[in-house]
About this RNA: RNAcentral holds the full RNA, with entries from ENA and SILVA. This is a predicted structure of a 346-nucleotide part of an RNA (small-subunit ribosomal RNA, central domain) from an uncultured bacterium. Its Rfam family is "Bacterial small subunit ribosomal RNA".

Context: one part of a larger RNA
């Protein structure tokens, strides 16, 4: 390279939004660039291959043929692919009307704990724990009552419930704002899909500047256990968790399942619209789950949310260890992040 393959064996990029590319509904006429068919000219020789000949035979050598799968030109054919020119409406977008929702900034508000602080009652204990001690308390604690501060999360509802590409996203109000669904069949008429590159977002940690800073806590310190305990238990306790700006840019970023169309039994729950009926039901969309049939799969298990049957496009993988490591590039303030061998080895 030509296969084969990527759920758990290597193997889906964390996640979008789009640029070349590559791919692309239904009809009609037309064109011939692909396409297909015929001729011509080339396609050295020698080699291979078939026949046939000479050296005693073979190797060899010679003659004729075939073939030289291929490039130029012509003539012609027009189904299917492009191309041009016209139509179309199911594919896609829009306009109306309705809907549900913790999508997303911002900015204001509330109560319920925990902290502390000040006052009141009040007295010796409080706390922790397997059980202890470190610790805190006669300077008055721990309860308990009122009053204040501040910070940070928002019980109940709360659900295999809802939204968002993904990360994610829960308190109640307003404002801004982004996408979905449903119903009409009104407009535009293929305007689509897919995406190397790029450029956007992207948990936690962690970095820079400044502010906050109640509760929890890395590191730290101390009490324990323990042979020993740089641990699990306790007592405290910094950064750090917040917030503003900028950066980092990785995760078991998991459905370990790329995106996208169309097909292919069905039961049964639950979300949001809509219809028909009479409340029961019955039905269509789309969204979410479980169970299940062809059908796949090494089994597991998956099964209209596919891992089933295709067909486009992107990404990936090629034994194990060295190694997602060295080196060099790019990127970052650093941490480090991409991109990524090789000796050797089994």
């Nucleotide at each position: 390279c030509u296969g084969g393959g990527c759920g758990u064996a290597a193997a889906g990029a964390g996640c979008g939004u789009g640029u070349a590319g590559g791919c692309g509904g239904u009809c009609u006429g037309u064109u011939a660039a692909g396409u297909u068919g015929g001729g011509a000219g080339u396609g050295a020789a020698a080699u291979c291959c078939u026949g046939g000949a000479g050296c005693u035979c073979a190797a060899c050598u010679c003659c004729a043929g075939a073939a030289u799968u291929g490039c130029u030109u012509u003539c012609a054919a027009a189904a299917c692919u492009g191309g041009c020119a016209g139509a179309c409406u199911u594919g896609a977008g829009a306009a109306c009307g309705g809907u549900a929702g913790g999508g997303g900034a911002u900015a204001g508000c509330g109560g319920a704990a925990u902290u502390c602080c000040u006052a009141g009652u009040g007295u010796a204990g409080a706390g922790g724990u397997g059980a202890a001690a470190u610790u805190c308390g006669u300077a008055g604690a721990u309860a308990u009552u009122a009053g204040g501060a501040g910070g940070a999360a928002c019980a109940c509802c709360g659900g295999u419930g809802g939204c968002g590409a993904a990360g994610g996203c829960g308190g109640c109000u307003a404002u801004c704002u982004g996408g979905g669904c449903c119903g009409u069949u009104u407009c535009u008429g293929a305007c689509g899909c897919u995406g190397a590159g790029a450029c956007g977002c992207g948990a936690a940690a962690g970095c820079g500047u400044g502010g906050g800073g109640a509760g929890c806590a890395a590191a730290c310190a101390g009490g324990a256990u323990u042979a020993g305990a740089u641990a699990c238990c306790c007592u405290g306790g910094u950064a750090g968790u917040c917030c503003a700006c900028g950066c980092u840019g990785u995760a078991a970023a998991c459905g370990a399942u790329g995106a996208g169309u169309g097909c292919u039994a069905g039961a049964u729950g639950u979300c949001a619209g809509g219809g028909g009926g009479a409340u029961a039901c019955c039905u269509c969309u789309g969204g979410u789950g479980u169970c299940g049939u062809a059908g796949c799969u090494a089994a597991c298990g998956c099964a209209u949310u596919a891992a089933g049957c295709a067909c486009u496009c992107c990404g990936c993988c090629u034994g194990g260890g060295g190694a997602g490591u060295a080196c060099g590039g790019u990127c970052g303030c650093a941490a480090g992040a991409u991109u990524a061998a090789a000796a050797c080895u089994c």
Record summary: The prediction has a mean pLDDT of 88.